Predicted 3D model of a 682-nucleotide part of an RNA (large-subunit ribosomal RNA, domain II) from a hypolithon metagenome.
Model confidence (mean pLDDT): 85 of 100.
Rfam family: Bacterial large subunit ribosomal RNA.
[in-house]
Context: one part of a larger RNA
This record gives sequence, structure tokens and C1' cells, in this order.
RNA sequence: GCCUGCGAGUUGAUCGACGUGGCAAGCUUAAGACAGGGACAGUCGGAGGCGAAGCGAAAGCGAGUCUGAAGAGGGCGUAGAGUCGCGGCGAUCAGACACGAAACCAGGUGAGCUACCCAUGGUCAGGUUGAAGCGCGCGUAACAGCGCGUGGAGGACCGAACUCACAAAUGCUGCAAAAUUUGGGGAUGAACUGUGGGUAGAGGUGAUAUGCCAAACGAACUUGGAGAUAGCUUGUUCUCCCCGAAAUAGCUUUAGGGCUAGCGUUUGGCGAAGAGUGCCGGAGGUAGAGCACUGGAUGGGCUAGGGGGCGUCAAGCUUACUGAACCCAACCAAACUCCGAAUGCCGGUCACUUGCGUCAGGCAGUCGGACGGCGGGAGAUGAGUUUCGUCGUCGAGAGGGAAAGAACCCAGACCCACGGCUAAGGUCCUGAAGUGCGGGUUAAGUGGGAAACGAUGUGACCGUGUUGAGACAGCCAGGAGGUUGGCUUAGAAGCAGCCACCCUUUAAAGAGUGCGUAACAGCUCACUGGUCAAACGCGGUUGCGCGGAUAAUGUAACGGGGCUAAACCCGCCACCGAAGCUAGGGACUGUCCAGCAAUGGACAGUGGUAGGGGAGCGUCGUGAUUGCGGAGAAGGCAGAUCGGCAAGGUCUGUUGGAGCGGUCACGAGUGCGAAUGCAGGC
Repeated sequence: GCCUGCGAGUUGAUCGACGUGGCAAGCUUAAGACAGGGACAGUCGGAGGCGAAGCGAAAGCGAGUCUGAAGAGGGCGUAGAGUCGCGGCGAUCAGACACGAAACCAGGUGAGCUACCCAUGGUCAGGUUGAAGCGCGCGUAACAGCGCGUGGAGGACCGAACUCACAAAUGCUGCAAAAUUUGGGGAUGAACUGUGGGUAGAGGUGAUAUGCCAAACGAACUUGGAGAUAGCUUGUUCUCCCCGAAAUAGCUUUAGGGCUAGCGUUUGGCGAAGAGUGCCGGAGGUAGAGCACUGGAUGGGCUAGGGGGCGUCAAGCUUACUGAACCCAACCAAACUCCGAAUGCCGGUCACUUGCGUCAGGCAGUCGGACGGCGGGAGAUGAGUUUCGUCGUCGAGAGGGAAAGAACCCAGACCCACGGCUAAGGUCCUGAAGUGCGGGUUAAGUGGGAAACGAUGUGACCGUGUUGAGACAGCCAGGAGGUUGGCUUAGAAGCAGCCACCCUUUAAAGAGUGCGUAACAGCUCACUGGUCAAACGCGGUUGCGCGGAUAAUGUAACGGGGCUAAACCCGCCACCGAAGCUAGGGACUGUCCAGCAAUGGACAGUGGUAGGGGAGCGUCGUGAUUGCGGAGAAGGCAGAUCGGCAAGGUCUGUUGGAGCGGUCACGAGUGCGAAUGCAGGC
């Protein structure tokens, strides 16, 4: 891992509403007892309970009563039958759907491992060093001291046994739940070790590491309380039919939990009330807009005031300064409004469409939402961000499209089949359908990713100029004189800079457009003539393109091939295309009609998670009844067939070898694929 078996809403008591039954102004027994084989069934047993009357704190009164002075008013009552079984549903208390802690407490068991201690034993090859003391000699006044010898001290030295475990490698389904190998430390000591004994868990022991106390010790193990508790995680077993949510509000030591409401379902009652569109009537201060208020803010005008100047710092005069208010022009605002929509909201009514609405009761689930569009806040007018409002989709929704893709576009799947029409999206090939038609654009593979900004790309339109009295571009020629204008400067001569920018000749020529020189020179332009010959400039609006454009495996920013139309814009016709619509057949549900019913017809419906409601299948056993079986039961294997292609039933063959079905009713240890489920097999 697979297979087989086992594996999770049960039982009791009490309560509630519902269904069903008995009796009924009543209903019912509990403990216990009687006879009997008996614990079941039967018969007693009325203690007690609920109901039939309430009101008041109570005395108390009573279809009333309390309050009150009250024949008032008001509150609660009177004018609806209960009660006891049974059934499923729910609640409460119990382990209460199952499995699962980390822990807590009590009683015991452990020091044969290990820590420390006690008692009694044992062990330490060999080698080295040579303390004190002592002796002798020298030495001293005497000591001291020195030398030689002797001696044999030491948590002394080297190193086996023994002991430890510092390094590395191997090992890591091992030789081994801690080892092996090669090195390493200690090795007369606070040494190592045998045996016997002691200390026990709220504890012991500890040269303290929270170490050790029998291979997991911040509190051992074991049994019990015990099925501790688990607002958490996982799992929870047959079928079909009807409906079908929520991820919100308030409160919560509350935020991944709950309670009530909201939204679902179901039963009963009531009502033509509900919803949508049209029409009519309302309230309102948003979008927009505006500046009349409150504020902000720009330019101009005018003006008080302020500042500067003049003034015997007097009066006053004056001013390239500033400048409230006021005027003109143009603006801004969630907390501005002289204005002011569209929607939405409230009410009414008739018409159309639809079919609900509300009250009471039973049972829920939901309280993590997500994305998209629109309107806002927060943020960086960031986020697959966050928080509201509103609509949609997903959630709980399959199908077609978007290459692929919960949330985007189209569209809501009862079943069957090789019919038809369409939606979104498509029609060259992949790949169903146009290499369709008409008009235009693009040359960039733009299409098929991107901005500010940049550009004689190109189409359309508009404005304004020049031009056969010859434009524009090119080419030929001129482009002069006063003058090197004045100033400045070392110089400044058209051309560093400042000022001015005249006059003359002329077809025309600037006191000079650029290059150039130290300054000149030189080249060139403006301007003019000629040549040539017909168009040539400038500006704006707009369509489509160009640059801007760099990333990590491999083209890789059309799904691909490939496309110059198979791209883009405008228009037209046809076709393809879905579980949509339609045609055919069938099933079920609801409403209505007919019918006593069975049933038939019409219309509508039948996606679905949590969840509510309904109807069934099967397993095991019991009772009643009826059957089968050695001429072969159950079970296994294979095939066929039936019902609603359901859970399943039946038949045939074979295997098997002794029990087993149908019907009605009852009762459950009643259905497995998942729980890192449990056991076994492979």
C1' cells in the first nucleotide's frame, strides 16, 4: 500500500410542540400486593399528579377580584377540554455522536540502572625522579651554612592492567535504542572495584549539569478517581423526491466560541392584502453647478491706512513701495449654498405581469466570505491591500466563450437520442463555419504589452501665404561706398562687449546671419539679376503608424502554424456555435378541472453546500401466518432479467453441503472509503 472483518447521534429520567390512540369534566395510578411455573400478561392499590376559577402581598372575596371614597377608570380573569399511553422530533441532566491531550489528585511499586552514604573485602606490570630526616666531612664562638653519602616523600614523572571518554573516521532499516577503529586523559589517589545495606516522588541524591532516581524526569512508574476536560482538529456508513440559506446587526474577558434578531424549512390560521412596471401625489439637498453666505485664492482698478522722501521733522507736500474695504475679470470647498437633477425612498390608484404577505407554533444552519462593476473613506487617486454603500457572480452552479483560468462574457444542467434554431464568441489550417461582399486605413508583423517626450512616416480636414508680371529648390553672377560707425580695448575693422542703427550709389546689398583671424584677411547668409520651368511655403485639428522599449532553462508579450489581410475602422449578407430555445419520447412534483376512487387532462415547475420536510430499499432478530430444502438450504462465482437505468429484487448455471425464505407487524449492537482509525492476511 491493497484486501477482508470491526468501527461513531445510543439509553434512561423529566419537559415541550406535533402525529396517533383510550377515556372524558374528568384523566391517571406510584410504591406495593394477589393468584399463577413465571420477572411477561391479568387483577387489585386513588397515596399522589394534571385539569375543571380566578383575583389579591395578605386577611379574604369569588365569575369576578385588586386598586380606590367610588355603581368611576384601569390591571389580571370569565365567554376555546382535558388527561394518560405510544411514535418520531427537539431540549435538560447524565460520558450523551466517536477517537484524541498537555495535566490534577489518591493508594501503591521501584536505589539489581544511576546519585550519595554505611559496613566489609579486593586491585594498581615495569621504569624514572630523589623531599624531610639521619650519618660523615668542611665550617661557625655556638648556630647557620656547604659538600658527600644514606634515606625513600609526592592529589610527583613515563607507561600496561584498570578506569575515563578529548579528536576524527566508520556506523545512522547499525555489531550496538550510543558501538567499532586509530589516536587521547588518569593510572598511590578527592584512585578504581566486588559483595551486603541505607535514603522514595509535595520526596530522595547531587564537587549544580535541572544532572540522576531501571533505555523519554522542570518532578519516576503503576493502579484507581476516569469514558477528567478539550469553545480545538479529524472522522461519522443505503436510496430517491420537494424547498433551500448565511458569512449581517446588537451584546459578550467577546473577536476561529456563544445568545437574540435577520435570512431557510415545515405545520396550522387569517387575508386578496404582497412584489414589479406604467400613471398620480409627496418629502429631500447628493451629482452637477454657483459664489448670494462662510472661508480660501489670482490679476487689474480705485482708495483709507502703513512705509520712504522733503519739511522751522509743525502744518503740510510728495512717492517706480505696500495696501484693508469697495469695483471689474477669472477661480476653489466633505464639515460653503442664491440654485439643483437622474436614481432611490414614502403614499395612492386603476391596468398589465407575477404569486405571495402576515400571525402563531416545531426544526435548523449561518456570525472567517471572495472577486467584478459603480459611489466613497484609509493608503502613495500603491497592492490579488483595507473599510463601508449598492448590484452581480462564485460560495452552493454544471454547459459554451476568454489557449489554460472559483469570482469576467453568454447561459441556469429532471432523463433519453447520430433532429432543428440561436447567445457570447467565431468562420485560412490545427478546429465546426466565408480564403464572403462594398468602402477606407496601416507597412510598423503595428496588429500580437507600456508613459512623459521626440520626429519632413502617412491618410483626411481647416486656416493663411508665395506663384507664368516666373514662385520654391539648385546653378551662374552681384552682395558696394561714407566706414576700421561711436565707445571700449593691447587690438575690437559687420561678427568679445556697450550705444546707435543713419546716409549714398543701385537691379540689390544689414553699421550685418553664421564660420573664421591676435586684429585684419578669407568663406557665407540676408537682399538682387540671370537660367530653369510649375507648383512651393507656414500654422492648426484629426485617423493609423515610428522611436522611447534592457533579465535571468528555450523562440516565449497572436494558443501554434502561419497571415500584408488571415490586421484595423465603417457597413452588408450568409454560416458555425451551449446541457439556452425548439421538435419527439419518458419520469416526478405542485396548482386547477373532471371523477367516490383508481385515474385522466391543462398549466407551471424539477442545478444545489449548510440545513428543513417527505417517501422508500436492505441487514440481524422476535411474533403471527404461509412456504422451500440431500431430487441439494445458506454462503461464494458467472451470466441473464425486472423495477423508477435508485437503494435493490428475481431467475439460470456452477461451487457448496444443512439449513433458509415470502407476507403482515414489532425490535435494533442496522448499511463504511477515508478518522497519521483497530485486528488479521498478502